[in-house]
RNA sequence: ACACAGUAGUGCCAAACCCGUCGCGAGGCGGGGACGGAAAGCCACGGGUCUCUCGCAGAUAGCCGGGUUGCAUUG
Numbered sequence: 001a002c003a004c005a006g007u008a009g010u011g012c013c014a015a016a017c018c019c020g021u022c023g024c025g026a027g028g029c030g031g032g033g034a035c036g037g038a039a040a041g042c043c044a045c046g047g048g049u050c051u052c053u054c055g056c057a058g059a060u061a062g063c064c065g066g067g068u069u070g071c072a073u074u075g
Base pairs, nucleotide, nucleotide: 004075005074006073007072012037013036017032018031019030020029021028022027035062041068042067043066045065046064047063048060049059050058051057052055
């Protein structure tokens, strides 16, 4: 240096819920908050689930799989 497997700690992200806001809606964004997370970073490619104006539409990456990028430490 590379690969694999651990580690939630000195750091990181952040559920539910509340407030504001956008949207027909699922849901998104900002603030508070903290259930959890070793990719809970990103991608809608496949499956699942959800929404509706039922379409070559939309949402969900913290549902599963896959792709891609990255960090500390231990073995």

A computed fold for a 75-nucleotide RNA from Ferrimonas marina, annotated as c-di-GMP-I riboswitch aptamer. It matches the Rfam family "c-di-GMP-I riboswitch aptamer". Gene Ontology term of the family: cyclic-di-GMP binding. The sequence was found by an Rfam model in a public genome assembly.